Context: one part of a larger RNA
């Protein structure tokens, strides 16, 4: 070295999965925004980053509703705390809510920088107004001293025995002075706190200061006397800006096809610009019809690829009439309160099963039962009856509908530089044609209901409607979004670019392009503990496990590609 057989590495096809996606169907919603929006930037936690929330009150503060054990968002633990005095958590309302951004004081290289005026706050002073305090006054009480007077009650001398004289002694009452205290009235200081008014402030910190339109007031204020016009101050309101597609207007290509290419076409089509609504535009005949007569407007299907038109070529293509959808008329149909009731709505009740067997592990199998108005998802394998839930029933605030009822408002006006005419464009299926009909950039110009427009040059009969004001639901389009369903739709190279911190990483000065990445186990039980090894890498053993060839480079695990073993050949 090669054949065969097996054993393994590598790789990650390929089965099974699904938390993403894609098409639809029903409802809902069709805006948010100077009461500062979409979109951000910085912050916020006991805790370094990311993502989520929130915003100097920052994973949050409050109110009311609900709801019952467990809570402090994920990646992801730990320390620390919080709850039946009801926490965390749903629902609805309120308060905060830095900067940037339309950004709106200036000003700027977004998230920066500079500023005025006026509060608030301070500090001094000025006034009222209450409290207290003080020092003198003043009235009142009721204590206390002292002196007088009365009345009255006792005690003791004297005598001329009186209703008499003197000395006393207790209370009591009268007004009077002193001395301390309560209370009240005045006046002055002070202190304190309240209102109010000036002056000053360095920083903090609230509020206002943009432009424009429009508007109430006030100052000025021309030609041109009053006036107006203008000009200034101010007060009030409103406008911007963002958004998927539909909608409506003002502009508008070319590649393309015509087998070349000029009229044509593509196409009024991309795109640009304005402008509005949940729709949007358009609407109540100066329409149409054809001697019957129809009756706003929008949107289907047919008429019909017809009539037409068209370097009669490519091609472009109607109406009338007929079937349906919806149906409303008009000169504010509307506007503000009321608010029977309905509807949503966190949430609340919500039915029946148990043994046996085999397994790691029942819902499977065997056996006996129960519900049922009840999709579906979970559970160690497939469960009406284990759990979540569905059906059905119930339900507060908020919100939508919206019977009733009331109250104010309003109720125009008949249309002229107009219809029509040249000229030159555009629109009408109709490219100037025999081209009505509609719209103007220019030049011109009427009639007055006894009048005017139309009936596809034009005239007449005839029929028919009223322009040169203006509104008007429905049926129609369309979906960033929301809530429920649903698929002979994907299943990880599919399905969205994106199942996974993707418009990320990365790549480009920029416009701008734009990935790759899904799966242990039922449960982390994520391998204590020993040993080789360098206190690695990686491995052997023990242990967990139903498996560990399920050990985080983890389900299965093709096949290219590499390699051991054995057996033959050379």
């Nucleotide at each position: 070295g090669g054949c065969g057989u097996u054993u393994g590495g590598u790789g990650g096809a390929u089965g099974c999965c699904u938390u993403g996606g894609c098409a639809g169907c029903a409802a809902g919603a069709g805006g948010c925004g100077a009461u500062g929006a979409a979109g951000g930037a910085c912050g916020u936690g006991a805790u370094a980053c990311u993502c989520u929330g929130c915003g100097a009150u920052a994973a949050g503060c409050u109110u009311g509703g609900g709801g019952g054990a467990g809570c402090c968002g994920a990646g992801a633990a730990u320390a620390g705390g919080c709850c039946u005095u009801g926490a965390u958590c749903c629902c609805a309302g309120g308060a905060u809510c830095u900067c940037c951004g339309a950004a709106u004081g200036g000003g700027g290289c977004a998230a920066c920088c500079c500023a005025c005026c006026u509060g608030a706050c301070a500090g001094c002073u000025g006034a009222u107004u209450a409290u207290u305090g003080u020092a003198a006054g003043u009235u009142a009480c009721g204590g206390u001293c002292g002196a007088a007077c009365g009345a009255c009650c006792u005690g003791g001398g004297c005598c001329c025995u009186g209703u008499g004289c003197c000395c006393g002694g207790a209370g009591c009452g009268u007004g009077c002075g002193g001395c301390g205290g309560u209370a009240g009235c005045g006046c002055a200081c002070a202190a304190u706190a309240a209102u109010u008014g000036g002056c000053u402030g360095a920083a903090c910190c609230a509020g206002g200061u943009a432009c424009u339109a429009a508007u109430c007031a006030c100052c000025u204020g021309a030609a041109u006397a009053c006036a107006u016009a203008g000009g200034g101050u101010u007060u009030u309101u409103a406008g911007a800006g963002c958004a998927a597609a539909c909608c409506c207007g003002g502009g508008g290509a070319a590649c393309u096809g015509a087998a070349a290419c000029a009229u044509c076409u593509a196409a009024g089509u991309a795109c640009c610009c304005g402008g509005a609504g949940g729709a949007a535009a358009g609407g109540a005949a100066a329409u149409c019809a054809a001697u019957u007569g129809a009756u706003a407007c929008u949107c289907c299907c047919c008429u019909a690829g017809u009539a037409g038109u068209g370097g009669c070529g490519a091609g472009c293509g109607a109406a009338c009439g007929g079937g349906g959808a919806c149906c409303a008329g008009c000169c504010g149909a509307g506007g503000c309160c009321u608010g029977a009731g309905a509807g949503u709505g966190a949430c609340c009740g919500g039915a029946a099963u148990c043994c046996g067997c085999u397994g790691g592990a029942a819902a499977g199998c065997g056996g006996a039962g129960c519900g049922a108005u009840a999709u579906g998802g979970g559970u160690g394998a497939c469960a009406g009856c284990c759990c979540c839930g569905u059906a059905c029933g119930g339900g507060a605030a908020g919100c939508u509908c919206g019977a009733u009822g009331g109250c104010a408002c309003a109720c125009a006006u008949c249309a002229a530089g107009u219809a029509g005419g040249g000229c030159g464009g555009g629109a009408c299926a109709c490219g100037u044609g025999a081209a009505a009909u509609c719209c103007u950039g220019u030049c011109u110009g009427a009639a007055g209901a006894u009048c005017g427009g139309g009936g596809g040059a034009c005239c007449a009969c005839c029929c028919u409607c009223g322009a040169a004001g203006g509104c008007u639901a429905a049926g129609u389009a369309c979906u960033c979004c929301u809530u429920g369903c649903u698929g002979a739709c994907c299943g990880a190279u599919a399905g969205c670019g994106a199942a996974c911190c993707a418009g990320u990483a990365c790549c480009g000065u920029g416009a701008g392009g734009g990935a790759a990445a899904g799966g242990u186990g039922a449960a982390a039980a994520g391998c204590a503990c020993c040993c080789c090894g360098a206190c690695g890498a990686g491995g052997g053993g023990a242990g967990u496990g139903a498996a560990a060839c399920a050990g985080u480079a983890c389900c299965u695990g093709a096949a290219a590609c590499c390699g051991g073993a054995c057996g033959c050949c050379u």